[in-house]
RNA sequence: GGCACGCGGCCGCCGAAUCCGCGCCACGCGGAACCGGGGACCCACCACUUCGGGGUGAAUCGGACGCCAGCACCGCUGCGCCCGUAGGGCACUUCCACGCCCGAACCCGUCAGCUAACCCGGUAGGCGGCAUGGAAGCAAGGA
Numbered sequence: 001g002g003c004a005c006g007c008g009g010c011c012g013c014c015g016a017a018u019c020c021g022c023g024c025c026a027c028g029c030g031g032a033a034c035c036g037g038g039g040a041c042c043c044a045c046c047a048c049u050u051c052g053g054g055g056u057g058a059a060u061c062g063g064a065c066g067c068c069a070g071c072a073c074c075g076c077u078g079c080g081c082c083c084g085u086a087g088g089g090c091a092c093u094u095c096c097a098c099g100c101c102c103g104a105a106c107c108c109g110u111c112a113g114c115u116a117a118c119c120c121g122g123u124a125g126g127c128g129g130c131a132u133g134g135a136a137g138c139a140a141g142g143a
Base pairs, nucleotide, nucleotide: 010129011128012127013126014125018032019031020030021029022028023027033123034122035121036120037119038118043113052111053108054107055106056105061084062083063082065080066079068078069077070076071075087102088101089100090099092137093136094135095134096133097132
């Protein structure tokens, strides 16, 4: 001097997952805000009843290959891997252009369309450190 890692502060990103108050204060309780589910008439659906069905979420769907397993047996289903894809994200918002990513996971438990009143829940977790360009809008600051 460089790189990596750790701790603290600050500034951000995905996400509903933030803020405030009180207390017996390393936890508990309550409130606001945001988010999700259930739940009439009307409307919708002729669907569901194991080939079950449904929910949160952007996370659906297709193709090729492979392996084992299942069976209604030469096809289908499941899993793995690769290539795509509906859809989604990237420092105010929108549009355009360019580029980089994600395209998971989990839950309910035989049961739920929408849905006013009403009822019931959640407030986690994971990452990053100059953050592309043009236009319009708007906000803050400075003079």